[in-house]
RNA sequence: UGCGGGGUCGUCUAACGGUAGGACGCGGGACUUUGAAUCCUAAAAUGAAGGUUCGAUUCCUUCCCCCGCAG
Numbered sequence: 001u002g003c004g005g006g007g008u009c010g011u012c013u014a015a016c017g018g019u020a021g022g023a024c025g026c027g028g029g030a031c032u033u034u035g036a037a038u039c040c041u042a043a044a045a046u047g048a049a050g051g052u053u054c055g056a057u058u059c060c061u062u063c064c065c066c067c068g069c070a071g
Stems, first nucleotide, its partner, number of pairs: 001070007010024004018054001027041004047063005
């Protein structure tokens, strides 16, 4: 440099173009003499910039980052 794959809450992982969900973790509460466990509950994310569309995590373009292959 070219080609292929990938980038979503703190972590892991979903989402025919139509409300961005789940688990764990963290915070708050219940329970308990205390803690653990259990139960309830809140917050928390689409790599960046454009384009298409009534509507984009999803489709298109460029760029950034990670992995692999080739040179």

This is a predicted structure of a 71-nucleotide RNA (transfer RNA) from Candidatus Yanofskybacteria bacterium RIFCSPHIGHO2_01_FULL_41_21.
Its mean pLDDT, the model's own confidence on a scale to 100, is 81.
Rfam family: tRNA. By type it is a transfer RNA.
Lineage of the source: Bacteria > Bacteria candidate phyla > Candidatus Yanofskyibacteriota.
The sequence was found in a public genome assembly.